A computed fold for a 93-nucleotide RNA from an Anaerolineae bacterium, annotated as c-di-GMP-I-GGC riboswitch aptamer.
RNA sequence: AUCGACAAAGGCAUACCCGCCGAAAGACGCGGACGCAAAGCCAUGGAUCUAAAGUUGUGCAUGAACAUGACCAUGACGGCCAGGCUGCCGAAA
Numbered sequence: 001a002u003c004g005a006c007a008a009a010g011g012c013a014u015a016c017c018c019g020c021c022g023a024a025a026g027a028c029g030c031g032g033a034c035g036c037a038a039a040g041c042c043a044u045g046g047a048u049c050u051a052a053a054g055u056u057g058u059g060c061a062u063g064a065a066c067a068u069g070a071c072c073a074u075g076a077c078g079g080c081c082a083g084g085c086u087g088c089c090g091a092a093a
Base pairs, nucleotide, nucleotide: 002093003090004089011036012035016031018029019028021026034079040085041084042083044082045081046080048076049075054071055070056069057068058067059066
């Protein structure tokens, strides 16, 4: 250095509940633990989720309004996969 113990010392926290923010995805706080050796940090690439605004179709001959469908990230996700940076411990190999 690779690696990762039914090791030691610590760490994080899924679902869910309550509160709160958001149009939503989802975030945050308290509780709670499914799990995690980077489940520490960075949205750089891809995947995924959402679709307020925008574009567009239809309802409707036309315009507006309204309703509804499609597209769309600039939104989200770091506990989906890569990439970058950093880091505790030390059995076996």

Taxonomically the source falls in Anaerolineae (Bacteria, Bacillati, Chloroflexota).